[in-house]
Molecule: SAM riboswitch aptamer (S box leader)
Organism: Alkaliphilus peptidifermentans DSM 18978
């Protein structure tokens, strides 16, 4: 960078720095001077390791911390009546483990 696999509807701050962007991409819709992104603390959670013990707790390694992966991007099915709802599916994307 690439192949496997699992999991993505729940949860998580009225903190400190700092100053214009941000929300993977495209097209929509939203967040942002009542501070965004990022960092630092503090929270979530509970994949992997360890202990302990039995299904949980601790402690480490990631993670996560608006909005269902923010919705929809490709293929099918219903519905209504031509153009919009709704559904399941796979693409893509994350994130963990395990391979090259």
């Nucleotide at each position: 960078g690439c192949c496997u696999u699992a999991u993505c509807a729940a949860g998580a701050g009225c903190g400190g720095u700092g100053g214009a962007g941000g929300g993977a991409u495209a097209g929509g819709c939203c967040c942002g001077a009542u501070g965004a992104u990022a960092c630092c603390c503090g929270g979530c959670a509970a994949c992997c390791a360890u202990a302990u013990a039995u299904u949980g707790u601790a402690u480490g390694g990631u993670g996560c911390u608006a909005a269902u992966u923010c919705c929809u991007a490709c293929a099918g099915a219903a519905u209504c009546c031509a153009g919009a709802u709704u559904c399941u599916g796979a693409u893509a994307g994350a994130u963990g483990a395990g391979g090259u």